[in-house]
């Protein structure tokens, strides 16, 4: 330095042009002597930056930036 893979909720992950979701976690409650296990309601996202196309982009384009695999350089 060439290839490639990945980046959406506190984790772990869907959604692949037409209002951004799940499960786990967090909060309140119910049930319980109490915990925990169930049950119910609910917080919580400017979808990694920026630019483009497009009526409309988490999605497609282009550059970037973080990480992971890999190849090749040096040693």
């Nucleotide at each position: 330095g060439g290839g490639g893979g990945u980046g959406u909720a506190g984790c772990u992950c869907a959604g692949a042009g037409g209002c951004a979701g799940a499960g786990c976690a967090g909060u309140a409650g119910a049930c319980u002597u109490u915990u925990a296990a169930u049950c119910u309601a609910u917080u919580g996202g400017c979808c990694g930056a920026g630019g483009g196309u497009u009526c409309g982009a988490a999605u497609c384009c282009c550059u970037c930036c973080a990480c992971c695999c890999u190849c090749a350089c040096c040693a």
Predicted 3D model of a 75-nucleotide RNA (transfer RNA) from a Chloroflexota bacterium. The organism belongs to Chloroflexota, within Bacteria. The sequence was found in a public genome assembly. Its Rfam family is "tRNA".